[in-house]
C1' cells in the first nucleotide's frame, strides 16, 4: 500500500438489570455478551433522536438544537498483530 484466517496476544462491549445524572432524546460507573479489524478519536456532510427554551395554533397539537447518536452512511485522523505486493 491492499488485505483480514482455520493464527497469535490483546482491546472493545448491543440487548437487559442496577446506580447516578438529565426536562427528554442520552451520558457515566458496575454486572453482562449481541456483535466488532479501527465498536479508536472527530458532529465536517447526509440521517436519525429528544423538544427544556423560542415560535405557531383550529388549544387537538406542530415546528424550533442551542441538546445528543460515532455501534446507521461518508470524510478526516491516529493505530495493534499477521499475511501478500
Nucleotide at each position: 500500500u491492499u488485505c483480514g484466517a482455520u493464527a497469535a496476544u490483546a482491546g472493545c462491549a448491543a440487548a437487559c438489570c442496577c446506580a447516578u445524572u438529565g426536562a427528554a432524546a442520552g451520558a457515566u460507573g458496575g454486572g453482562g455478551a449481541c456483535g466488532c479489524a479501527a465498536a479508536g478519536c472527530u458532529g465536517c456532510g447526509g440521517g436519525c433522536c429528544u423538544a427544556a427554551u423560542g415560535a405557531a395554533a383550529u388549544c387537538a397539537u406542530u415546528c424550533u438544537a442551542u441538546g445528543g447518536c460515532a455501534g446507521c452512511c461518508g470524510g478526516g485522523u491516529u493505530g495493534c498483530c499477521g499475511a501478500a505486493a

Background
The RNA shown here (c-di-GMP-I-GGC riboswitch aptamer) has 85 nucleotides and comes from Bacillus yapensis. Its Rfam family is "c-di-GMP-I-GGC riboswitch aptamer". On this family, see Weinberg et al., Proc Natl Acad Sci U S A 2017: "Bioinformatic analysis of riboswitch structures uncovers variant classes with altered ligand specificity". The model forms 91% of the base pairs in the Rfam consensus. Its mean pLDDT, the model's own confidence on a scale to 100, is 87.